[in-house]
Overview
This is a predicted structure of a 72-nucleotide RNA (transfer RNA) from a Bacteroidales bacterium. The sequence was found in a public genome assembly. Rfam family: tRNA. Rfam links the family to the GO term triplet codon-amino acid adaptor activity.

RNA sequence: GGCGGGUUCGUCUAUCGGCUAGGACGAGAGAUUUUCAUUCUCUAAAGAGGAGUUCGACUCUCCUACCCGCUA
Numbered sequence: 001g002g003c004g005g006g007u008u009c010g011u012c013u014a015u016c017g018g019c020u021a022g023g024a025c026g027a028g029a030g031a032u033u034u035u036c037a038u039u040c041u042c043u044a045a046a047g048a049g050g051a052g053u054u055c056g057a058c059u060c061u062c063c064u065a066c067c068c069g070c071u072a
Stems, first nucleotide, its partner, number of pairs: 001071007010025004018055001027043005048064005
């Protein structure tokens, strides 16, 4: 240089065009408890950046950035 794959809450991960983006751990608040822990309830928190296709995009296409692999 060429080819392929990947990038989603703080972390891990689900979601194969209808999303008001789900779950676990973690965080905050409350209940329980003499206190802590455990347990229960609630809350906040995410689509790498840009463009396009579409009634509608995390999802499909293109470019860019970064990471991984293969190859020269």